[in-house]
This record gives sequence, C1' cells and structure tokens, in this order.
RNA sequence: ACAGUUCUUCGGGGUCAGUGAAAAUCUGAACCGGCGGUUAGAGUCCGCGACCCGACUGAAAACAUCGCAGCCAGCGAUGAGGCUUCAGGCGGUUGACUCGGUGAAAUUCCGAGACCGACGGUUAAAGUCCGGAUGGUAGAAGAACCUA
Repeated sequence: ACAGUUCUUCGGGGUCAGUGAAAAUCUGAACCGGCGGUUAGAGUCCGCGACCCGACUGAAAACAUCGCAGCCAGCGAUGAGGCUUCAGGCGGUUGACUCGGUGAAAUUCCGAGACCGACGGUUAAAGUCCGGAUGGUAGAAGAACCUA
C1' cells in the first nucleotide's frame, strides 16, 4: 500500500404560454436525467438503488396459561394461531434507440431523428406542483486505528 474495523462528510434534476369555472396535470412549445460497470465518456447496454408486493427470520407491544408478589401498580417463564409496529436478508415487480460518421474499439463520442419516466394528492388526467421525505439508499470522498 491492499484488505479490515470504527467514525465523519457528501449523496437527484426540471415550465412557460393557450383554452377553460377550474389544469405548473389537457393542448402547443420548452426543460430534466441517481450510482457502479464497459476496449471510449450512457436517462435508453449490463447490473444496482429508490417506490410497490410476498413469504420468512428476529425483536417489541398485545393476548393466553402458570408461578412470584399483591392495596394498587408490577416481575418472571412458557405458548399455538393471528393482527400491528420496527429491523434484516431473500424473492417478485420495476420505463425507454435507431440511422449515419470517426475509430483498433463507441446502442456511450460527433451529426440527425426518436423514445422513457414509482406511489398518494389535486375544482381537470402530473417526469417538472404538493406529500411520505429535515426520510431511505446504490454508492463516493476523507480521517483514525490495525497489519506486512
């Protein structure tokens, strides 16, 4: 140094106009693009994360039984099934690209034209507004310790 342990910090962007009683949701035009990987730089390739669903495991509370204690409050042990909450890993679900050019190599660069975008809410249908979220997370950087 690598690895490991602990800790710290960071960790998602984007709208105007028109119509209308009402739309940041419709129509028109515009704008945005998490993380790791890759013969070469990616919203569209491969994988991961976020949202949602499922069963499982553990914990808590609750319930039942027994014991202790007993004025009340309570403490401990055991327990089938099932509801709730929290945590964990696992499984499922989860959108979208072509053509031309350069090159050893690019669905990643250059040119052109396309396409995609969780859930809940809303006087009217949302990638862009509000909310869960001052949350969580893929991960990134740094410090200390330890070790040859």
The prediction has a mean pLDDT of 77. This is a predicted structure of a 148-nucleotide RNA (FMN riboswitch aptamer (RFN element)) from Aquiluna sp. Its Rfam family is "FMN riboswitch aptamer (RFN element)". Gene Ontology term of the family: FMN binding. The organism belongs to Aquiluna, within Bacteria.